The prediction has a mean pLDDT of 77.
This is a predicted structure of a 163-nucleotide RNA (Lysine riboswitch aptamer) from a mouse gut metagenome.
Its Rfam family is "Lysine riboswitch aptamer". Its family is annotated with lysine biosynthetic process in the Gene Ontology.
[in-house]
RNA sequence: GUAGAGGUUGCGUUUUUCAUCAGUAAGCUGCAGGAUAUACAGGAGAUAGGGGAUUGUAGCUGAAAGGGGAGGACGCCGAAGGGGAAAGGUAGUUCCUGAUGCUUUUUCUCUGGGCAUACAGUUAAGAACUGUAUGACUGUCAUCAGUGAUGGUGGGGCGCUAC
Numbered sequence: 001g002u003a004g005a006g007g008u009u010g011c012g013u014u015u016u017u018c019a020u021c022a023g024u025a026a027g028c029u030g031c032a033g034g035a036u037a038u039a040c041a042g043g044a045g046a047u048a049g050g051g052g053a054u055u056g057u058a059g060c061u062g063a064a065a066g067g068g069g070a071g072g073a074c075g076c077c078g079a080a081g082g083g084g085a086a087a088g089g090u091a092g093u094u095c096c097u098g099a100u101g102c103u104u105u106u107u108c109u110c111u112g113g114g115c116a117u118a119c120a121g122u123u124a125a126g127a128a129c130u131g132u133a134u135g136a137c138u139g140u141c142a143u144c145a146g147u148g149a150u151g152g153u154g155g156g157g158c159g160c161u162a163c
Stems, first nucleotide, its partner, number of pairs: 001163004007077001010076009026061007036048003040098005080111012112138002115135008140155006
């Protein structure tokens, strides 16, 4: 360099479907109320508002996104994921500044893999995910024991197998 193997759901993307979100947001109507309201924060502007706004409450109607489960398809086996840094893009709100969310690229770094439990974080939510620790399992190599099956110990994907 080429080819290849890990599997109690191997990894990612995408799609279909289901539940959740949620009887929530929002809309309309009734009643109360009586001056400000408008969006994450500040500033500016604009608009709406005694023809009663914002708000509260009752009734009727009633979502969606993100996140998740299951099935399918595709691409794959550093698959991919986490963290740090830098530079962008984008959303709520018309503009500016900042913060936050999502996201792209570059770079450094950590993790062999999934599972369970505990803790922490994210989240509407222990649904689910992420991180850390522990445990057994699994794959692989080294080494020791063993005729052997197999078992003990140790290593890390910068690995392992074949050429």